[in-house]
RNA sequence: CAUCCAUCGUGACCGGCCGAGGGACAGGCCCGAAGACGCCGGGGCAACUGGAUGGAGCGCAAGCUCCGUCCGCUGUGCCAAGUCCUGCGGGGACCUGUGUGUCCACCGGAAGAUGGUUG
Numbered sequence: 001c002a003u004c005c006a007u008c009g010u011g012a013c014c015g016g017c018c019g020a021g022g023g024a025c026a027g028g029c030c031c032g033a034a035g036a037c038g039c040c041g042g043g044g045c046a047a048c049u050g051g052a053u054g055g056a057g058c059g060c061a062a063g064c065u066c067c068g069u070c071c072g073c074u075g076u077g078c079c080a081a082g083u084c085c086u087g088c089g090g091g092g093a094c095c096u097g098u099g100u101g102u103c104c105a106c107c108g109g110a111a112g113a114u115g116g117u118u119g
Base pairs, nucleotide, nucleotide: 001119002118004116005115006114007113008112013042014041015040016039017038021031022030023029025087026086027085028084043079044078045077048075050071051070052069053068054067055066056065057064058063083111088108089107090106091104092103093102094101095099
């Protein structure tokens, strides 16, 4: 980097350094010299990986798969705003009633992020 799978409305901030942009992209809307973003240190969240364990299934066995529970010790990840919102298609409701309208914890898709598998 590509492929496939899973998840994405929960949760979790302090100090130091730096100095102008940052929130993937576009539009919006935000954050930011009362110092954002980033880097470093510490702290924390979560439970993908990891560990323990109950049930079911498969297997000659080693073990594997699925559904749970617990831990937080390994490798990651994360700690403004729902993935900040929307983006494409559909559904529903509303009206100064058919509009290039407004609204929605609606359904699916795209894109993205994170982890894991394989190459």
Molecule: SAM riboswitch aptamer (S box leader)
Organism: Luteimonas sp. MC1825